Model confidence (mean pLDDT): 81 of 100.
Predicted 3D model of a 73-nucleotide RNA (transfer RNA) from a bacterium.
RNAcentral holds the sequence, with entries from ENA.

RNA sequence: GGGCCUUUAGCUCAACUGGCAGAGCAAGGAGCUUUUAACUCUUAGGUUGUGGGUUCGAGUCCCACAGGGCCCA
Numbered sequence: 001g002g003g004c005c006u007u008u009a010g011c012u013c014a015a016c017u018g019g020c021a022g023a024g025c026a027a028g029g030a031g032c033u034u035u036u037a038a039c040u041c042u043u044a045g046g047u048u049g050u051g052g053g054u055u056c057g058a059g060u061c062c063c064a065c066a067g068g069g070c071c072c073a
Stems, first nucleotide, its partner, number of pairs: 001072007010025004019056001027043005049065005
C1' cells in the first nucleotide's frame, strides 16, 4: 500500500426480506432468609463507532472517515 471481517445497554451478543431496538449476565428495588449467598419478582439503562446519502420509513442499503481483528504485498 491492497483485500476481507467486525463496531448495537456496563459486559457478551440477537434483531429474519428495510417496518415498535431486544435477551442473558452485571446494576438498583422488593420478596424469601437470623444474616449473607442462592432462588423468585420487578425497575432502570441506547445519538445502533462518527459524518453524509437513498427511502414514506435505515441497526439493516450506498459513500467517506475512525477503532479492532485477519490475510496479501
Its Rfam family is "tRNA". About the family: Transfer RNA (tRNA) molecules are approximately 80 nucleotides in length.